[in-house]
Molecule: Bacterial large signal recognition particle RNA
Organism: Nanobdellati archaeon
């Protein structure tokens, strides 16, 4: 030094924070993995100056490697500041919408008479009279109308009489009350989109008459001014929240190299 073959070597995560006299776990977080199970473990488990947890197993790996400094790479997770987006909630400005005024321009109407002004009428309020109608009272007329306690006449039948007659008296008829109705009137209330008297109002519409004598005038569109705490759009602008860029920073998984420490076994055969 070479072959083999073993297993006592060595991996099976790391980081932050907390907590601790300090260390490592459970704990809470981040994280790019071969980041393994199980048992206990926050008034807590365990261990002692290098503490690299305790117990009890599996897996890999086969003396590789562990640790400590030191320069890189390195994404991920943060804080910070400046730019630029976006979205909410505020504010504020202008314009738009809306009014009111004025100018142009004008669909159309207009000497068969524009605009405007007056009269009457329609209309409005109130009221006189009628018509029509309801209601109530009273007259007068119709027509109905009492089982019995209304009247007449009263057949049957009852009662009486020696008999002749004679009484009372139901239904039946007829004629009446009380009522109820038909028509008419006469007072008295009331209603009506009809008629009509008076007096009154009268912005706007309509109709009709006078007057005057040439413009009105939808709609469009230009100023002005005012109202807009409402809506709609634009922009500044304040404060939260979010994206994305850049710069610093801190922390950092893995990973390169360089260094120092410890390690670098065991058996067999050549």
């Nucleotide at each position: 030094g070479c072959a083999g073959g073993c297993u006592a070597g060595g991996c099976u995560g790391g980081g932050a924070g907390g907590u601790u006299a300090g260390c490592g776990g459970u704990c809470u977080c981040c994280u790019g993995u071969u980041a393994c199970u199980c048992c206990a473990g926050a008034u807590c488990c365990g261990c002692u100056u290098u503490a690299c947890g305790g117990g009890a197993g599996a897996g890999c790996u086969g003396a590789a490697g562990u640790u400590g400094g030191g320069a890189g790479a390195g994404c991920g997770c943060g804080a910070u500041g400046c730019a630029u987006g976006u979205u909410g909630c505020g504010u504020u400005a202008a314009a738009g919408c809306c009014u009111a005024g004025u100018g142009c321009u004008g669909a159309g109407c207009g000497c068969u008479g524009a605009c405007u002004u007056c009269c009457u009428g329609u209309c409005c309020u109130g009221u006189u009279g009628g018509a029509u109608u309801c209601g109530u009272a009273g007259u007068a007329c119709u027509u109905g109308g009492a089982a019995c306690c209304u009247g007449g006449u009263c057949a049957g039948g009852c009662c009486u009489u020696g008999a002749c007659g004679g009484g009372a008296g139901c239904a039946g008829c007829c004629a009446u009350a009380a009522c109820a109705u038909c028509u008419a009137u006469u007072g008295c209330g009331g209603a009506u989109g009809u008629c009509u008297u008076c007096a009154g109002g009268g912005u706007a519409g309509c109709a009709g008459g006078a007057a005057c004598g040439a413009g009105c005038a939808a709609g469009g569109u230009g100023c002005u001014a005012g109202a807009c705490c409402a809506c709609u759009u634009u922009g500044g602008u304040g404060c939260a929240g979010u994206g994305u860029g850049c710069a610093u920073u801190g922390u950092c998984a893995u990973u390169u190299c360089c260094u120092a420490a410890c390690g670098u076994g065991c058996c067999u055969g050549c």